Order: sequence, then structure tokens, then C1' cells
RNA sequence: GCCUCCAUAGUUCAAUGGAUAGAACAAUCCCGUCCUAAGGGAAAAAUGCUGGUUCGAUUCCGGCUGGGGGCA
Repeated sequence: GCCUCCAUAGUUCAAUGGAUAGAACAAUCCCGUCCUAAGGGAAAAAUGCUGGUUCGAUUCCGGCUGGGGGCA
């Protein structure tokens, strides 16, 4: 330099054109207990950036950024 794959919550993953982006774990608060734990409940939390297509984009397309792999 070229090709290819990936980027969603603190972490690991869903959602592949259409309803309020969903779950697990973690953390916070509450219940629970003499105290802790187990267990139960609540609330919060995310689409890498910028354009384009579309009535509608996490999803499709271009560019950029970052990361993995391959070729030279």
C1' cells in the first nucleotide's frame, strides 16, 4: 500500500428497513436478615463520527476514525 471482518449500556451479546433499541452480568436504591448472604423488586444506562438513499436507517451506500485477520 491492497483486500477483508468488526464497532450497540460499565462488560458480554440480541435486534438486518417499521411499535418505546431488548436481555444477561456488574454497579445503585428498596425489601429481606440480629448482621451478612441467598432470594425478590425498582430505577438509570447504549447504536464510533460525518454525509447520502428512503415516508422511515442499529440495519443499506460513501468517506473518516479505531480495532482484528490476510497479502505484499
Source information:
The RNA shown here (transfer RNA) has 72 nucleotides and comes from Candidatus Kaiserbacteria bacterium RIFCSPHIGHO2_02_FULL_49_34. NCBI's taxonomy places the organism under Bacteria, Bacteria candidate phyla, Candidatus Kaiseribacteriota. The prediction has a mean pLDDT of 81. Its Rfam family is "tRNA". It is annotated as a transfer RNA. The RNAcentral record of the sequence draws on ENA.